SAM riboswitch aptamer (S box leader) from a soil metagenome, 119 nucleotides, folded computationally. Of the family's consensus pairs, 97% are formed in the model. The sequence is in RNAcentral, with records from MGnify. The coordinates come from a structure-prediction model, not an experiment, and the mean pLDDT is 79.
RNA sequence: CUCAUCCAGAAGGGUGGAGGGUUCAGGCCCUGCGAAACCCUGGCAACCCCCUGAGCCGGCUCAGCGCCGGCGAGGGAAGGUGCUAAGUCCUGCCCCGAAGGGUUUCGGGGAAAGAUGAG
Numbered sequence: 001c002u003c004a005u006c007c008a009g010a011a012g013g014g015u016g017g018a019g020g021g022u023u024c025a026g027g028c029c030c031u032g033c034g035a036a037a038c039c040c041u042g043g044c045a046a047c048c049c050c051c052u053g054a055g056c057c058g059g060c061u062c063a064g065c066g067c068c069g070g071c072g073a074g075g076g077a078a079g080g081u082g083c084u085a086a087g088u089c090c091u092g093c094c095c096c097g098a099a100g101g102g103u104u105u106c107g108g109g110g111a112a113a114g115a116u117g118a119g
Stems, first nucleotide, its partner, number of pairs: 001119006011041005019030003024092004042084003047080002049076004055071006088113001093110007
């Protein structure tokens, strides 16, 4: 940089000792009944991965058989990551709809930013 996903799911212990929820702002929340960070054990999930073979597409082949690749489907969890309060905690910018009439509230979609994975 590109692509995919982000309303599901999953906690105990040790060290530590005051912050944390990405940054900024606002809100809301978690936290001395112990925050962040690090470590151990467990767990969740299924991105990579593994297995299956009916289907579809493509390639090799004159064709068939066969093989290979991809898509989609079903299953798995050995391994590589990741995650394990609250939707990515909510809002901020744009658009649409509804209500209300002091630009407010609610709902939906998108953008931006971010996180994770694969390349």